Predicted 3D model of a 157-nucleotide RNA (FMN riboswitch aptamer (RFN element)) from Paenibacillus sabuli. Model confidence (mean pLDDT): 78 of 100. The source organism's lineage runs through Bacteria, Bacillati, Bacilli, Caryophanales and Paenibacillus. It matches the Rfam family "FMN riboswitch aptamer (RFN element)". For this family Rfam cites "A conserved RNA structure element involved in the regulation of bacterial riboflavin synthesis genes" (Gelfand et al., Trends Genet, 1999). RNAcentral holds the sequence, with entries from Rfam.
RNA sequence: UAGUUCCUUCGGGGUCGGGUGCAAUUCCCAACCGACGGUGAUCGGCGGCGCGAUUCGCGCCAUCGUCAGUCCGUGACCCGCGUGUCCGUAUCGGAGGCGCGGCUGACCCGGUGCAAGUCCGGGACCGACAGUACAGUCUGGAUGGGAGAAGGAGACG
Numbered sequence: 001u002a003g004u005u006c007c008u009u010c011g012g013g014g015u016c017g018g019g020u021g022c023a024a025u026u027c028c029c030a031a032c033c034g035a036c037g038g039u040g041a042u043c044g045g046c047g048g049c050g051c052g053a054u055u056c057g058c059g060c061c062a063u064c065g066u067c068a069g070u071c072c073g074u075g076a077c078c079c080g081c082g083u084g085u086c087c088g089u090a091u092c093g094g095a096g097g098c099g100c101g102g103c104u105g106a107c108c109c110g111g112u113g114c115a116a117g118u119c120c121g122g123g124a125c126c127g128a129c130a131g132u133a134c135a136g137u138c139u140g141g142a143u144g145g146g147a148g149a150a151g152g153a154g155a156c157g
Base pairs, nucleotide, nucleotide: 005153006152007151008150009149010148017029018028019027031137032136033127034126035074036073037072038071043065044064045063047061048060049059050058051057052056069125070124078102079101080100081099082098083097085095086094087093088092107123108122109121110120111119129140130139131138
C1' cells in the first nucleotide's frame, strides 16, 4: 500500500404567507427540500517550469481538497421465489430472519468553449407505502432498515 475477515462509531432535508370550505401544513395561489458511490471543462491551496514584468500577471505541468435532485449506478418501500425460526387446537393461518430475483421519478433552451449530461444565465420537471378532505414537506411502520463513510484489530503477500 492493496485485498479479505472481524469490531466500534456515524449514516436525510423541507409548507413562510394567503384563498375556498364544517373540515385541507393534503385542494388552489405561493413557499421550501435534495440520501450514497462514480464521473466531471467548476473553484481554491501548496509546489515546479516557462514567458512578460519592479514585488505582480499570464500560460503549462503535477498534486491535494471541492463541484450533478433530473448523466451512470446504489439504497429505503412494495412484490415474487427459495430456505430456516417463532406463535397459534395446526396438511391451515400469522409474524419476523436470511439468500436470490423483480419493481423503482424527473431537462430543456441560451451563453462560453476544441468539447457541456456536470460550468454560467433562464425557464421547466420529479419525489415509495399506510392514515387523513387528495400529502416530496404532517402523523405512522421507524429507538427499524440502509447504499455507504470514518476509525481500529488480526492474518497473508